[in-house]
RNA sequence: AGCGGGGUGGAGAAGUGGUAUCUCGGGAGGCUCAUAACCUCCAGACCCCGGUUCAAGUCCGGGCCCCGCAA
Numbered sequence: 001a002g003c004g005g006g007g008u009g010g011a012g013a014a015g016u017g018g019u020a021u022c023u024c025g026g027g028a029g030g031c032u033c034a035u036a037a038c039c040u041c042c043a044g045a046c047c048c049c050g051g052u053u054c055a056a057g058u059c060c061g062g063g064c065c066c067c068g069c070a071a
Base pairs, nucleotide, nucleotide: 002069003068004067005066006065007064010024011023012022013021018054026042027041028040029039030038047063048062049061050060051059
């Protein structure tokens, strides 16, 4: 070289072509004498390049990286 699976906020994961969601973490506020817990809010992500489409995280092609199988 071959085959299969994967790449999405800081971490772990969801995501029927139509507002990117959840948990933890971070920040601010509330509550409290105070801390934790709890409640509210905020910031933060679709591996890269093309294609199809009115519209792509999703479908198609080509790359890159990771894991596994086989050799």